[in-house]
RNA sequence: UCCGAGAAAGAGCAAGACCGGGAAAACCCGGUUACGCAAAGCCCCACUCUAAAGCUGAACUGAGCCAUGAGCGCCGGGGCUGCCGAU
Numbered sequence: 001u002c003c004g005a006g007a008a009a010g011a012g013c014a015a016g017a018c019c020g021g022g023a024a025a026a027c028c029c030g031g032u033u034a035c036g037c038a039a040a041g042c043c044c045c046a047c048u049c050u051a052a053a054g055c056u057g058a059a060c061u062g063a064g065c066c067a068u069g070a071g072c073g074c075c076g077g078g079g080c081u082g083c084c085g086a087u
Base pairs, nucleotide, nucleotide: 006084012037013036016033017032018031019030020029021028022027035073041080042079043078044077045076047071048070049069054065055064056063
């Protein structure tokens, strides 16, 4: 110097709950707390949720389709990057 089984420490993320706010909804944002996470970092696919606008049909307020709106901390595939590191 390289590898890295995952011990320790540092740094990081943050399920759920509560409070406040945003959105048509799904859901999101901020604060407090902390179940967990070595990719619980990013991008794409797949998957899932919602259906405002639009379209269809209907005919008096209800139905169907649709993502340009979202989630992925259920599982999966591909690409790029990445902290520490004892024995």
Predicted 3D model of an 87-nucleotide RNA (c-di-GMP-I riboswitch aptamer) from Candidatus Villigracilis adiacens. The source organism's lineage runs through Bacteria, Bacillati, Chloroflexota, Candidatus Villigracilaceae and Candidatus Villigracilis. Of the family's consensus pairs, 95% are formed in the model. The coordinates come from a structure-prediction model, not an experiment, and the mean pLDDT is 79.